[in-house]
Predicted 3D model of a 337-nucleotide RNA (Bacterial RNase P class A) from a marine sediment metagenome.
Rfam family: Bacterial RNase P class A. Rfam classes the family as a ribozyme.
Of the family's consensus pairs, 91% are formed in the model.
The sequence is in RNAcentral, with records from MGnify.
The coordinates come from a structure-prediction model, not an experiment, and the mean pLDDT is 76.
RNA sequence: AGUUCGCCGGGCGGCCGCGGGCCUCGGUCCGAGGAAAGUCCGGACUCCACAGGGCAGGAUGCCGGCUAACGGCCGGGCGGCGCGAGCCGACGGACAGUGCAGCAGAGAGCAGACCGCCGAUGGCCCUGCGGCCUCAGGCCGCACAGGCACAGGCAAGGGUGAAACGGUGGUGUAAGAGACCACCAGCGGUUCGGGUGACCGAACCGGCUCGGUAAACCCCAUCCGGAGCAAGGUCAAGCAGGAACAGGGUGGCCCGCCCGUCACGUUCCAGGUGGACCGCACAGAUAGAUGGUCGCCUCCCGCCUUGCGGGAACAGAAUCCGGCUUACAGGCGGACU
Numbered sequence: 001a002g003u004u005c006g007c008c009g010g011g012c013g014g015c016c017g018c019g020g021g022c023c024u025c026g027g028u029c030c031g032a033g034g035a036a037a038g039u040c041c042g043g044a045c046u047c048c049a050c051a052g053g054g055c056a057g058g059a060u061g062c063c064g065g066c067u068a069a070c071g072g073c074c075g076g077g078c079g080g081c082g083c084g085a086g087c088c089g090a091c092g093g094a095c096a097g098u099g100c101a102g103c104a105g106a107g108a109g110c111a112g113a114c115c116g117c118c119g120a121u122g123g124c125c126c127u128g129c130g131g132c133c134u135c136a137g138g139c140c141g142c143a144c145a146g147g148c149a150c151a152g153g154c155a156a157g158g159g160u161g162a163a164a165c166g167g168u169g170g171u172g173u174a175a176g177a178g179a180c181c182a183c184c185a186g187c188g189g190u191u192c193g194g195g196u197g198a199c200c201g202a203a204c205c206g207g208c209u210c211g212g213u214a215a216a217c218c219c220c221a222u223c224c225g226g227a228g229c230a231a232g233g234u235c236a237a238g239c240a241g242g243a244a245c246a247g248g249g250u251g252g253c254c255c256g257c258c259c260g261u262c263a264c265g266u267u268c269c270a271g272g273u274g275g276a277c278c279g280c281a282c283a284g285a286u287a288g289a290u291g292g293u294c295g296c297c298u299c300c301c302g303c304c305u306u307g308c309g310g311g312a313a314c315a316g317a318a319u320c321c322g323g324c325u326u327a328c329a330g331g332c333g334g335a336c337u
Stems, first nucleotide, its partner, number of pairs: 001337008010297007018031006033314001037325002040323005045228004057224005062076005077091001078089004092219002097217002099213002114158002116154003121151002123148003127143007166184006185209001187206008232278004241269005247264001248262005298312006
């Protein structure tokens, strides 16, 4: 100068308060966090649904282990980054199918020719020879060397790009090219060896080379029934409902008995609203408490520097656990480069 793991995250005392429990009613005891946060995963618990299976949807995706479970943790393999300690990785499938790729560039998916190289072959020009036409001149044929770069060949080199259909060297050729050869890389296959496994190593063979992208659709495998403490449960005013009745009103008869009716009254019943309690806690509910101040100490900052002044990160429980992620002034310790 860094890497990684773990921890603390103000301390003590006085006074005054706040919430809760207990009792002799005045005391005593307890009272936020490492993340209480985001509500992202996994469970406990509760209710609903459910023969079995499937569709749809979602999550996960190398191997072994831990765990109640997990998408978490530990160890390992592989790949990438870093000089290194270490860090990061949704890390199954791209010959099942479909799709996508801006700019640049000639060409970007069964690709392509801008510069460039060649121009063997064909073409044109020049030269020579021969022949023909009436001279100049022209035409035809043949030949060697040269030139042009018209047809055409090539993809080695340049250039573009994240990526241009293996790399180096040689043979070969007009120039070239896995066209061929040697070695290397990579892919596939077989065998052997090591490892629980992912995987690693070696030998041989093959065609000479096959692009990327699946946190794009999709395919494969595994898992998932749904909702959540405002879950849910117990008690239960009032209003409405039902049943019974010897009282009351009213009708059938003039009255009574009797029958009907109203539901005024009394009693009971079921469901259950407001509400209360449980769920619910060795902080704990009402979504509401967990603080203030003084003194000493600790740390940081400033200055009129032996004392004064100012300040103390992020944040704050709400059924409870296991994780992940995110925020965090300052400080301590271990291991390592």